[in-house]
Context: one part of a larger RNA
RNA sequence: CACCGCCCGUCACGCCAUGGAAGCCGGGGGCACCUGAAGCCGCUCGCCCAACCCCGCAAGGGGAGGGAGGCGUCUAGGGUGAACUCGGUGACUGGGGCGAAGUCGUAACAAGGUAGCCGUACGGGAACGUGCGGCUGGAUCACCUCCUU
Numbered sequence: 001c002a003c004c005g006c007c008c009g010u011c012a013c014g015c016c017a018u019g020g021a022a023g024c025c026g027g028g029g030g031c032a033c034c035u036g037a038a039g040c041c042g043c044u045c046g047c048c049c050a051a052c053c054c055c056g057c058a059a060g061g062g063g064a065g066g067g068a069g070g071c072g073u074c075u076a077g078g079g080u081g082a083a084c085u086c087g088g089u090g091a092c093u094g095g096g097g098c099g100a101a102g103u104c105g106u107a108a109c110a111a112g113g114u115a116g117c118c119g120u121a122c123g124g125g126a127a128c129g130u131g132c133g134g135c136u137g138g139a140u141c142a143c144c145u146c147c148u149u
Stems, first nucleotide, its partner, number of pairs: 003112001005109001008105002011102001013099004018094003023089006031081005039074001041072004047067003052063004115136009
């Protein structure tokens, strides 16, 4: 490249990320319950030992103490359960962004051909339309007030 201009939304196509979603998979730290090795500690009728103590000439007996075993507390680990939280995935679904030459119309920009815009309600393939209230960031004509020359 200046109205043969500019420009809006639906729809179609492609790509991208994203919200919702029955569920599915995984991570995390806790909680509750069950189970619970080793070890420390505590208890322990009976069993074993008993160098020390007591009795006894002795044999032996009794005990302090110790040991095995048993029980209990704590507990690593394991299991179960209901939640929480963080990811991944998910039929389907919602809009969004981007993309030289797609579709439908023409809403806005000049009074954009119904001035536009804001709020709200209803309606409509879509831009939008209509009602009500508000604004001038509306053109035109006339009048008034003010300012400048």
The part of an RNA shown here (small-subunit ribosomal RNA, 3' minor domain) has 149 nucleotides and comes from an uncultured bacterium. Its mean pLDDT, the model's own confidence on a scale to 100, is 82.